[in-house]
This is a predicted structure of a 1438-nucleotide RNA (small-subunit ribosomal RNA) from an uncultured prokaryote. RNAcentral holds the sequence, with entries from ENA.
RNA sequence: AACGAACGCUGGCGGCAUGCUUAACACAUGCAAGUCGAACGAGAAAGGUUCUUCGGAACUGAUUAGAGUGGCGCACGGGUGAGUAACGCGUAGAUAACCUACCCUCAAGUCUGGGAUAACCCUGCGAAAGCAGGGCUAAUACCGGAUAAUAACUUUGAAAGAGUGUUUGGAGUUUGAAAGUUCCGGCGCUUGAGGCUGGGUCUGCGUCCCAUUAGCUAGUUGGUAGGGUAAAGGCCUACCAAGGCGACGAUGGGUAGCGGGUUUGAGAGGAUGAUCCGCCACACUGGCACUGAGACACGGGCCAGACUCCUACGGGAGGCAGCAGUGGGGAAUAUUGCACAAUGGGCGCAAGCCUGAUGCAGCAAUGCCGCGUGAGUGAAGAAGGUUUUCGGAUCGUAAAGCUCUUUAUCUCUGGGAAGAUAAUGACGGUACCAGAGGAAUAAGCACCGGCUAACUACGUGCCAGCAGCCGCGGUAAUACGUAGGGUGCAAGCGUUGUUCGGAAUCACUGGGCGUAAAGGGCGGGCAGGCGGUCCGUUAAGUCUUCUGUGAAACUCCGGGGCUCAACCCCGGACAUGCAGGAGAUACUGGCAGACUGGAGACCGGUAGAGGCAAGCGGAAUUCCUGGUGUAGCGGUGGAAUGCGUAGAUAUCAGGAAGAACACCUGUGGCGAAGGCGGCUUGCUGGGCCAUUACUGACACUCAUCCGCGAAAGCGUGGGGAGCAAACAGGAUUAGAUACCCUGGUAGUCCACGCCGUAAACGAUGGGCACUAGAUGCCGGGUCUAUAGACGGAUUCGGUGUCGAAGCUAACGCAUUAAGUGCCCCGCCUGGGGAGUACGGUCGCAAGGCUGAAACUCAAAGGAAUUGACGGGGGCCCGCACAAGCGGUGGAGCAUGUGGUUUAAUUCGAAGCAACGCGAAGAACCUUACCUGGGCUUGACAUCGUAGUGAAAGCUCCUGGAAACAGGUGCCGUCCUUAGGGACACUUUGACAGGUGCUGCAUGGCUGUCGUCAGCUCGUGUCGUGAGAUGUUGGGUUAAGUCCCGCAACGAGCGCAACCCUUGCCCUAUGUUGCCAGCGGAUCAUGCCGGGGACUCAUGGGGGACUGCCGGUGAUAAACCGGAGGAAGGUGGGGACGACGUCAAGUCAUCAUGGCCCUUACGCCCAGGGCUACACACGUGCUACAAUGGCCGGUACAAAGAGCUGCAAACCCGCGAGGGGGAGCGAAUCUCAAAAAGCCGGUCUAAGUUCGGAUUGUAGUCUGAAACUCGACUGCAUGAAGGCGGAAUCGCUAGUAAUCGUCUAUCAGCAACGAGACGGUGAAUACGUUCCCGGGCCUUGUACACACCGCCCGUCAAGCCAUGGAAGCCGGGAGUGCCCGAAGUCUGUGACCCAACCUAGUGAGGGAGCAGCCGAAGGUGAAUUUGGUGACUGGGGCG
Repeated sequence: AACGAACGCUGGCGGCAUGCUUAACACAUGCAAGUCGAACGAGAAAGGUUCUUCGGAACUGAUUAGAGUGGCGCACGGGUGAGUAACGCGUAGAUAACCUACCCUCAAGUCUGGGAUAACCCUGCGAAAGCAGGGCUAAUACCGGAUAAUAACUUUGAAAGAGUGUUUGGAGUUUGAAAGUUCCGGCGCUUGAGGCUGGGUCUGCGUCCCAUUAGCUAGUUGGUAGGGUAAAGGCCUACCAAGGCGACGAUGGGUAGCGGGUUUGAGAGGAUGAUCCGCCACACUGGCACUGAGACACGGGCCAGACUCCUACGGGAGGCAGCAGUGGGGAAUAUUGCACAAUGGGCGCAAGCCUGAUGCAGCAAUGCCGCGUGAGUGAAGAAGGUUUUCGGAUCGUAAAGCUCUUUAUCUCUGGGAAGAUAAUGACGGUACCAGAGGAAUAAGCACCGGCUAACUACGUGCCAGCAGCCGCGGUAAUACGUAGGGUGCAAGCGUUGUUCGGAAUCACUGGGCGUAAAGGGCGGGCAGGCGGUCCGUUAAGUCUUCUGUGAAACUCCGGGGCUCAACCCCGGACAUGCAGGAGAUACUGGCAGACUGGAGACCGGUAGAGGCAAGCGGAAUUCCUGGUGUAGCGGUGGAAUGCGUAGAUAUCAGGAAGAACACCUGUGGCGAAGGCGGCUUGCUGGGCCAUUACUGACACUCAUCCGCGAAAGCGUGGGGAGCAAACAGGAUUAGAUACCCUGGUAGUCCACGCCGUAAACGAUGGGCACUAGAUGCCGGGUCUAUAGACGGAUUCGGUGUCGAAGCUAACGCAUUAAGUGCCCCGCCUGGGGAGUACGGUCGCAAGGCUGAAACUCAAAGGAAUUGACGGGGGCCCGCACAAGCGGUGGAGCAUGUGGUUUAAUUCGAAGCAACGCGAAGAACCUUACCUGGGCUUGACAUCGUAGUGAAAGCUCCUGGAAACAGGUGCCGUCCUUAGGGACACUUUGACAGGUGCUGCAUGGCUGUCGUCAGCUCGUGUCGUGAGAUGUUGGGUUAAGUCCCGCAACGAGCGCAACCCUUGCCCUAUGUUGCCAGCGGAUCAUGCCGGGGACUCAUGGGGGACUGCCGGUGAUAAACCGGAGGAAGGUGGGGACGACGUCAAGUCAUCAUGGCCCUUACGCCCAGGGCUACACACGUGCUACAAUGGCCGGUACAAAGAGCUGCAAACCCGCGAGGGGGAGCGAAUCUCAAAAAGCCGGUCUAAGUUCGGAUUGUAGUCUGAAACUCGACUGCAUGAAGGCGGAAUCGCUAGUAAUCGUCUAUCAGCAACGAGACGGUGAAUACGUUCCCGGGCCUUGUACACACCGCCCGUCAAGCCAUGGAAGCCGGGAGUGCCCGAAGUCUGUGACCCAACCUAGUGAGGGAGCAGCCGAAGGUGAAUUUGGUGACUGGGGCG
């Protein structure tokens, strides 16, 4: 785009078309083919008129109706598409092989006789349908005779023709016609010829799929003779011959009516064959003939079969694929209408009759076309809807309102066709015209994520649903549903189905095959295809022109008619085709001749693992024999099995056997490929080079075919040293039917025969030609050079590497093409199913070749890119390992977590990067949890309404656990413009409130990779592109730090530096700090005067930069060493964290979208819980002791904190502590004692004078309150524990280890935690193989959620389609045999018969009977194709 459509929603009018695509299923009812009295005989009735003896009669009706004989028609028209792959159809021809009623023309004729028979009457049979017998009668019915031939036969001429043969004369023989009627106009009849029209038959070409259909054929092919037909012919029969068809697709199977056309497409092509036209076939199924001009006959006949109906059961009837209509089937397709008025048909002289052909109407938006559903004005931008950022926006001039109009339709009224050329109009008072009326009667459907024009809200929450493809939906859905809005089409709009297009996605036009699907494993070669140069000829292809045809309709163009259009009419063009005639001859082809360049070939050389056969050789291995010799050998990552004291291995000598040929050996050679490797000989194939006598296109390719064809395998017979599937044993391992080891059989070898496959690969078929080069190697020749070589130049053949143009998706290829062309062959057409099944074929088998479908997926695949990953590679770093020191894991306790428990044990955190984490303080509070008791505008905020005047505060009482509820007393504010306001309470409404959910809706903050050195951009360049380059490379660094190089040049975020602290110096200042010197005082003390020197404090400066020297290095960057210096190469420490990753963590810090609760999921209170305890884990503390414990004495810090506070002296207490209160808001006072250390003493190896858990008891302190559930003290008790399995952590210097001090939180404290502070103060680092993590480069990748990836197979359960299968059940087509209807033909015909005459046993005809053939049926063996089938095989999907 299209449709004979269907379905959903909707639906105003008209015109023109179209309307069972399915069951060629079955059909009730009516109609669809009759007509003619001018062929013939016979002939009613009702009614009417007249008469009547009332019984009836006559006339009319009546050339009637209804039948019959006869004629013509019924073979047309109408329907359907079952069959048919065919001369069926189309096209062009042939008929010299034929027919043609009616009609036309011409010619001739129409003479003379005869016998019957329907109707009718009578009889009979039957239920009926119908039938039988007897009697009468007519004809344009039937028959005899006459006449007539261009008929047949015989004979004889002529003409043209290539011919079978045709046309046309003459003679003879034989046969053969007729019909009448009439209104007198005519209409008929017979014969012959011609014509028209219609048909029969034959031929060339064209006409679907399957080769998993490859061979078919006995009337088959041809001949002769005969029969048959209108007609040629095996059409039929007999005989003879053995042919005929087929890869240019026979035969078989499947499907199908064919064409004009229709539809699509730019075309070529594809699909299709409704309506209309042509042809064919069919008429319930099968067979058959009759009649006829024509049929093997839709509304005729006979027979058989199935089905339906009637029946008196004896028999009968029927055929809608005619028009309506019914049932059925189906997604689905109309009225049992009107009329013969028109057109056409049949009959008739005609009038006319008949006509479901046809003309009309009805039904259906089924399609095409046209029209309408109103127009103008109208902003308060109404109401209302939707939305909102609450301002608005939008529906929207849309509506209403006002003013108009009447096209369509409707109503009323009036007129009124054409179709009709005299009459006749179903349609139809229709179309159409005029007048009046009134906006009156008339809009839907689909869509709005992208493709694709059109966006928001709500609902829903991977549900419900959508979906053409991609894909939407898991709580903010432009994708589902609804609404508003919008977009598109519009009396329709969508959906479904089908066809073509897009699809160059079967490629003729117009594709491909190195890696995406695709080159046959290789060669030989028939058919086929294709083919060098020249001349001649021919004219098949080709080209030009002419003729015929190519029906009409349709399409296109130009006109015309319906108001337009659709539609219809006229004319033209087109019709690419076929046939015939004439011409042209370049090219192709045919024929003939010639040529040498392609191809072949002679002579002469030459290289080679080319092939086959025979023979020979040495090394090695194993075995055997003997000698020497002794305890191991062998084997592996390490071992073991194994061998060996019966003497191995090792070694020497001799012998045997089989197989393979080291070095040479080379991207060297040869071969078509597979493949070929010791040496010699024989036989043999091919190549290359050179020389040109010769042949003269002999060439190239190649379906089928033939041959060769690695390894493995198979058969028969040999052989068997080594190796070695299977197998055995030993190891390894979770297992190990493997890898490793020890053995070991087929096999490997030979001969003969099979197999016929490989990643048979250059994943690249063969041939020829053309298109830059550079450089190796192999073989030959020529020139040059030389004494000869080496060498140099060049040429031919082969074999590699690199590379230009060009090609390619890229990778890459590139004179050995994957470039540019020509020729031939093979092959491909999404992935899986599957190289499977079935069939065929080959094979001994294994199996090979050929080779599907159902079903299923939306991909499969190629090349390249960026990442990520690797039990890949290279380089490098880190307490990563190693080297060390100390721990954890074992014990007790503390603390966190899991689990369990519980009314509750609130919540979060989950590998590293949760677990002494949020929590820098859970007895109440905190507190979020539980139980119970209470409150409801609320514990808290803002605003409004109404009221009160104080509110607040203080005091007391009652109930109560408190909250709360109820009551008592005191007090009675401030401002004011005098209205009120501030403030407070009560009431009420908005609202508050939520540690309720979502960290996967978020902000902010944080962890982690990681203080790792990386992450990017602009411009340029390269690439089709993703991208690359820069950022890679050479060095160097802690560092993408720096230097050099470079199609890159620059830049940004990171690194570093700038900041803080610490280490040295200078300087300024000098109290509360300091005290050297001076002075004073004390038992003593910076205590005092004073001082600024020092320490210290606080500011400000300086100092370090690879700056200097030497070496190394590219002279660079830098590194190494040194000097100086308090400090040296970043001096130590801190803060500082690139692009990003983990949907990492947090809605319970806070903020916040959405959702949820609202007398509760909010708020208050009491008590409980977060502290539970069989257990498991993490992090710690204290220990296990003598480098120690205990006792006594004694020394030295830093940094902090303090008024709700730190608290001294002094007193009391064994002690916690109490009393006390000086001093201090702190460089002044206090906490405050530092501890390890040092000195002295004691303990003596023990569960202890270690260790301190646990428990008892007595206390202290804080606090309303220590029961659940605090800390501390005294006395008593004195558990486990004797250094910790597998495993695992921290640390590289003032570090680890060890020792104490302080602080935050805090009433107190479960702190052994956390954060700070100082004291004492080590060991070790060879080094980077390994473990972990990371950086850069490179490589592979089937990964990209990125290796915690991807993914394979079995198994289990489910679903689906399919193969096999004992069988079972159908269908189709053939075939043998049996039976054999109707019927034609043949024979017979003793029975029957009017026409004729020779009068009979006549001619002729018929019945009957027989025979050939023959449908259906029966039966047999095979065949083909379906369905089904216990069981079974694999496959697909989730």